Transfer RNA from Candidatus Buchananbacteria bacterium CG10_big_fil_rev_8_21_14_0_10_42_9, 73 nucleotides, folded computationally. The prediction has a mean pLDDT of 81. Rfam family: tRNA. Rfam classes the family as a transfer RNA. The sequence is in RNAcentral, with records from ENA.
[in-house]
RNA sequence: GCCAGGAUAGCUCAGCUGGUAGAGCAGUCCCUUCGUAAGGGAAAGGUCGCGGGUUCAAGUCCCGCUCCUGGCU
Repeated sequence: GCCAGGAUAGCUCAGCUGGUAGAGCAGUCCCUUCGUAAGGGAAAGGUCGCGGGUUCAAGUCCCGCUCCUGGCU
């Protein structure tokens, strides 16, 4: 330098044909217990890597850039 994959909640990841962003775990509160763990319930938590573009509408499509992983030379 070229090719491919990836970047979404504190962590691990979904979201595949564009239509108001989700799960599990962790954390907080409550119930249960003599108490703890386990179990059940509730609420909270997001500039979807950055900057533009297309569109009524973009995590999703297009362009550029940054970073990570693997491969080729």